[in-house]
RNA sequence: AAACCAGGCGGCCGCUGUUCCGGCUUUCGGGUCGGGAGAGAGGAAAGUCCGGGCUCCGUAGAGCAGGACACUCCAUAACGUGGAGUGAGGGUGACCUCAAGGAAAGUGCCGCAGAAAACAAACAGCCUACCCGGAAAUUUAUUUCCGGCGGCAAUGGUGAAAAGGUGAGGUAAGAGCUCACCAGUACCGCUGGCGACAACGGUAGCUUGGUAAACCCUGUCCGGAGCAAGAUCGAAUAGGAAAGUGUUUGAGGACUGCUCGUCCGAUGCUUUCGGGUUGAUCGCUUGAGCCUGUCGGCAACGGCAGGCCUAGAUUGAUGGCCGUCGCUUCAUCUUCGGAUGAGGAACAGGACCCGGCUUACGGUUUGCUU
Numbered sequence: 001a002a003a004c005c006a007g008g009c010g011g012c013c014g015c016u017g018u019u020c021c022g023g024c025u026u027u028c029g030g031g032u033c034g035g036g037a038g039a040g041a042g043g044a045a046a047g048u049c050c051g052g053g054c055u056c057c058g059u060a061g062a063g064c065a066g067g068a069c070a071c072u073c074c075a076u077a078a079c080g081u082g083g084a085g086u087g088a089g090g091g092u093g094a095c096c097u098c099a100a101g102g103a104a105a106g107u108g109c110c111g112c113a114g115a116a117a118a119c120a121a122a123c124a125g126c127c128u129a130c131c132c133g134g135a136a137a138u139u140u141a142u143u144u145c146c147g148g149c150g151g152c153a154a155u156g157g158u159g160a161a162a163a164g165g166u167g168a169g170g171u172a173a174g175a176g177c178u179c180a181c182c183a184g185u186a187c188c189g190c191u192g193g194c195g196a197c198a199a200c201g202g203u204a205g206c207u208u209g210g211u212a213a214a215c216c217c218u219g220u221c222c223g224g225a226g227c228a229a230g231a232u233c234g235a236a237u238a239g240g241a242a243a244g245u246g247u248u249u250g251a252g253g254a255c256u257g258c259u260c261g262u263c264c265g266a267u268g269c270u271u272u273c274g275g276g277u278u279g280a281u282c283g284c285u286u287g288a289g290c291c292u293g294u295c296g297g298c299a300a301c302g303g304c305a306g307g308c309c310u311a312g313a314u315u316g317a318u319g320g321c322c323g324u325c326g327c328u329u330c331a332u333c334u335u336c337g338g339a340u341g342a343g344g345a346a347c348a349g350g351a352c353c354c355g356g357c358u359u360a361c362g363g364u365u366u367g368c369u370u
Base pairs, nucleotide, nucleotide: 001366002365003364004363005362007325008324009323010322011321012320013319015040016039018037019036020035021034022033023032024031025030042347046358047357049356050355051354052353053352054226055225056224057223066222067221068220069219070218071085072084073083074082075081086100087098088097089096090095101217102216106215107214108211109210110209123156124155125152126151127150131148132147133146134145135144136143137142138141164182165181166180167179168178169177183207184206185204186203187202188201189200191198192197230282231281232280233279240273241272242271243270244269245268252264253263254262255261289308290307291306292305293304294303295302296301327344328343329342330341331340332339333338
C1' cells in the first nucleotide's frame, strides 16, 4: 500500500415476519389457537456531511440575495464522489499530500525589525564627473583640498519577503546601463499528448513583492420541505350540521324473563351527514438490486449471459444456554511433536431506499521500501 474475514457446526428454549395444514370464530375482508417448513442486521447498519430516487407544496421562465464548488480527461442517475493523469510540495525510499481559477479589473492589509513593505526608498556606505562658493599651489588656467548643490543603489545591516543571479565591460561612483551564460516571464514556431501540460528552438532586457484560508472578479451548479413525506379506512365519548319526533294528552330511559306497577324524564330522544383524535392499512422493500462467468477499458466503470430473492419491526424481533471444532493469551508438564488446565475474542446494531464521504474498530494474508 492492497485484498480479505468479522468465528464454524450441532442441540434446547425464546422473539419478529412469510408460507402451509388443522381447530374455533366471522360482518366472509379476516381474526385467533395449535403444529410444520423456511427466513431474520453491518462493514461501518453510526455521523446525517454531500448527491440522487420517491412524496407533497408548487410550476421554479428571468433577475436579486445567499450558498457550494474551481488543473485536465474519463466514470456515473447524480455528486462537493471515484478513476487515470498534469502540476506543485514532502519523504533516502516504497509512497504520501493538495480550498490547484484570477494579484497585469479595483479596494484593502503586510505585526516586529528596518532607511524603505510597493509605482518606490537611502540609515550606514560609495562618488564629487557636471554646476556654485571658498582656500591653497604654481604650470596663470590648470591642479589639489574643503563646503554646497547633487549622483548611486554595488556593499553592510533589518526582515518570512528588499525590485533576478554570476562574471565582464562600463562609470566620478554605480546600475540590465551594455554584453555572455543561467533562472524566470510573455509571445512566436515546432514536436508529442483528446487535454491539463511537457520537450526543443527563437524573439523581447520584459524581471511586474506577498496575501483571494481579505473584500472582490470570472465560471459552473443549486425552488422548498421531507416517510413524523404522503395516501386510504375510520371506534367510543364530546362537539358541529340537517331531518324527524316529543314536552304532563309523556318521546325515551331505569328496575324486569314477560306483563302490570313504581321512579326518572325535556338545552330531550332517534336517524342521517361531514370533519378530526386513538387506531388500522398502504407507502415498505424487486432494487441505478445481489452473485457467478465472460467481453471492453490502465482503472473507476460499462455491455452480455446465467442464476438468486436476501429483515421489514413500530416500545421497536434477530437473543440466551450447552456441546464440539478452529483462533488466541497465560500457567504447568514435555520425548520439543505436543498435552493439560484456566481464560479471551473488537467497533457496533436496521426503521423509505440507493451511491459516496467521514468517523469508530479486532484480526489475517500478500506485494513493495528502508